[in-house]
Molecule: transfer RNA
Organism: Bacteroidota bacterium
């Protein structure tokens, strides 16, 4: 300096145009003599700026990081 992939919650991952979920994590709470295990709740996110569309995580551009390839 080309050209490709990717960015969702503290972590791993789901949703391919119509209410953004789930597993661990965290915080209360039941249970238990206590802990643990279990049960029940609550927390909390689309990288960022435009476009298209009734309607965008999901299309498209532009910026940014991360990764890989080419020179």
């Nucleotide at each position: 300096g080309c050209g490709a992939a990717c960015g969702u919650a503290g972590c791993u991952c789901a949703a391919u145009g119509g209410c953004a979920g789930a597993g661990c994590g965290u915080c209360c709470g039941g249970c238990u003599a206590c802990c643990a295990c279990c049960c029940g709740g609550a927390u909390g996110a689309u990288g960022u700026c435009g476009g298209u569309u009734c309607g965008a995580u999901c299309c498209c551009g532009g910026c940014u990081g991360u990764u890989c390839g080419c020179u």